A computed fold for a 73-nucleotide RNA from Omnitrophica WOR_2 bacterium RIFCSPHIGHO2_02_FULL_50_17, annotated as transfer RNA. Its mean pLDDT, the model's own confidence on a scale to 100, is 82. Taxonomically the source falls in Candidatus Omnitrophota (Bacteria, Pseudomonadati).
RNA sequence: GGGUCGGUAGCUCAGUUGGGAGAGCGCUUGGUUCGCAAUCAAGAGGCCGGGGGUUCGACUCCCCUCCGAUCCA
Numbered sequence: 001g002g003g004u005c006g007g008u009a010g011c012u013c014a015g016u017u018g019g020g021a022g023a024g025c026g027c028u029u030g031g032u033u034c035g036c037a038a039u040c041a042a043g044a045g046g047c048c049g050g051g052g053g054u055u056c057g058a059c060u061c062c063c064c065u066c067c068g069a070u071c072c073a
Stems, first nucleotide, its partner, number of pairs: 001072007010025004019056001027043006049065005
């Protein structure tokens, strides 16, 4: 320098004819307990790596770019 895969909640990750942003763990509050743990219920937390384009509408399609992994040279 070129190819491929990945970047979504604090962490690990889902998310397809383009239209609801989600799960588990963690966190907060409450119940059960003398208290803790465990368990049950409720809740907070994201402008989907960044910019631009297409579209009525983009995590999703197109272009550029940043970061990580890997392969080739």
Rfam family: tRNA. About the family: Transfer RNA (tRNA) molecules are approximately 80 nucleotides in length. Gene Ontology term of the family: triplet codon-amino acid adaptor activity. The family's RNA type in Rfam is transfer RNA. RNAcentral records the identical sequence in 2 taxa.